Predicted 3D model of a 73-nucleotide RNA (transfer RNA) from an Erysipelotrichaceae bacterium. Its Rfam family is "tRNA". The family's RNA type in Rfam is transfer RNA. NCBI's taxonomy places the organism under Bacteria, Bacillati, Erysipelotrichia, Erysipelotrichales, Erysipelotrichaceae. Model confidence (mean pLDDT): 82 of 100. The sequence was found in a public genome assembly.
RNA sequence: GCGCUCAUAGCUCAAUGGAUAGAGUAUUUGAUUCCGAUUCAAAAGGUUGCAGGUUCGAUCCCUGUUGAGCGCG
Numbered sequence: 001g002c003g004c005u006c007a008u009a010g011c012u013c014a015a016u017g018g019a020u021a022g023a024g025u026a027u028u029u030g031a032u033u034c035c036g037a038u039u040c041a042a043a044a045g046g047u048u049g050c051a052g053g054u055u056c057g058a059u060c061c062c063u064g065u066u067g068a069g070c071g072c073g
Base pairs, nucleotide, nucleotide: 001072002071003070004069005068006067007066010025011024012023013022018056027043028042029041030040031039049065050064051063052062053061
């Protein structure tokens, strides 16, 4: 220098172009308990890396760009 893959909640990961982006775990609150652990219920937590484009509609498709990984030279 070229090619491929990945980037989504604090962490690990889902999500045929279509309703309000979900799950586990962690955190907080409540219930349970003499107190804890466990269990149960609820809440909070998101600029889907960034900037544009296509579309009635984009996490998803296209372009550029940043970062990480792999391969080739």